[in-house]
Context: one part of a larger RNA
Molecule: large-subunit ribosomal RNA, domain IV
Organism: soil metagenome
RNA sequence: UUGGUUGUUCAGGAACUCGGCAAAUUAGCUCCGUAACUUCGGGAGAAGGAGUGCCUCCCUUUGGGAGGUCGCAGUGAAUAGGCUCAGGCGACUGUUUAACAAAAACACAGGUCUCUGCAAAGUCAAAAACGACGUAUAGGGGCUGACGCCUGCCCGGUGCCGGAAGGUUAAGAGGAGAGGUUAGCUUCGGCGAAGCUUUGAAUCGAAGCCCCGGUGAACGGCGGCCGUAACUAUAACGGUCCUAAGGUAGCGAAAUUCCUUGUCGGGUAAGUUCCGACCUGCACGAAUGGCGUAACGAUCUGAGCACUGUCUUAACAACCAGCCCG
Numbered sequence: 001u002u003g004g005u006u007g008u009u010c011a012g013g014a015a016c017u018c019g020g021c022a023a024a025u026u027a028g029c030u031c032c033g034u035a036a037c038u039u040c041g042g043g044a045g046a047a048g049g050a051g052u053g054c055c056u057c058c059c060u061u062u063g064g065g066a067g068g069u070c071g072c073a074g075u076g077a078a079u080a081g082g083c084u085c086a087g088g089c090g091a092c093u094g095u096u097u098a099a100c101a102a103a104a105a106c107a108c109a110g111g112u113c114u115c116u117g118c119a120a121a122g123u124c125a126a127a128a129a130c131g132a133c134g135u136a137u138a139g140g141g142g143c144u145g146a147c148g149c150c151u152g153c154c155c156g157g158u159g160c161c162g163g164a165a166g167g168u169u170a171a172g173a174g175g176a177g178a179g180g181u182u183a184g185c186u187u188c189g190g191c192g193a194a195g196c197u198u199u200g201a202a203u204c205g206a207a208g209c210c211c212c213g214g215u216g217a218a219c220g221g222c223g224g225c226c227g228u229a230a231c232u233a234u235a236a237c238g239g240u241c242c243u244a245a246g247g248u249a250g251c252g253a254a255a256u257u258c259c260u261u262g263u264c265g266g267g268u269a270a271g272u273u274c275c276g277a278c279c280u281g282c283a284c285g286a287a288u289g290g291c292g293u294a295a296c297g298a299u300c301u302g303a304g305c306a307c308u309g310u311c312u313u314a315a316c317a318a319c320c321a322g323c324c325c326g
Stems, first nucleotide, its partner, number of pairs: 001322009011312002015310001020307001028052005037042001039146001053069007070074001082305007089297002094106002110144007122130002147292004152222003157219002159215005166210003172204002177199005184191002223241005250284001251281001262278005
C1' cells in the first nucleotide's frame, strides 16, 4: 500500500439502492396498560410505559414493605422479539425442484360428480396377491379446495347414460345360379347326368353407427347493427339480423387493461409503484369455481415510526492474506 474479516465514528439520518439488501435498533424478568377487526378461540409479548445493584430492619418469607447507600451505567459482561398501517395471493400446520426456484405451486380437512351389490369396481405381462379378513356411513376414479354468501342461461357439436320401431352392418347360416372336368348322346357344330372341384345371388344374422330422448360441480359455449326522452348528453324503450343460448349475481385499468403514467380522490414538496373510486371488461365471471373473510406466511406489494457508515464522505483500529525490505 491492496484485499478480506471484525469493530468504532462529528453533523445529518434512506439523501443509498430495483428494493432499507446489509448493518443497526429491540431484547431477560416483574408490574401497569393494550386498538381496529373477529370464526369470540384470538388479535396480544399488540402498541405504549415503569422497575431492576448493594446494606440494615420489619413482615403473613421462592415474596413484600420501610429506611439508607454507590456508580455515567444495576437482566452493569454473555445469552434473549424492532414495531405499526394498508393491500394481493393462498384459509390454516404441512410438502416440493438432494446440488441456481420454498412459492401464489402440491397437499389438506370440507364440497360435489361418477363407478362398484362382492368371485365388487379398480390395480398387477400369467399366476398369486392387493382392494379387504373390508361390504355403499365401504372401496376406486375425476374436479374443487377451511369458513361465510352463493354457484345463473345453453343439450346445437363432443362425451356419457337410457331407448329400441326403422335404416345400415361382420363372421356364420343359406344355397338360386354360373364356370372347370367327363360317363353318355350327337345333325360332329356341340349338348351334357352323377361325382369331384372353382365360385356364388336372394334370405336370416348382434353390438356399433344413423336415429329418439336425457345429462353441465360432463368437454365446452354464453352476439351484432340502427333509432329513440322538452338544452346537451345518455338511453329505461323500439326495430332488425343471427344463434343451442346470447354473461345472471358478484367483481372490475385487476397476478387479467392493449391504448395507459386512463380519469378523479388520498398519501409525497415532487408518486409509471401503492390505496380508494369510476366502468370505456383490447381479452373477469360463478367448483377449469365467483365474491368476501378472522387467524396464519423465511410469501409478494406500498407507506410510516424507531434505528443506523446504505449514503453525504470518508476516517481510524485489531487481526488475516497479498506485496515490498531485511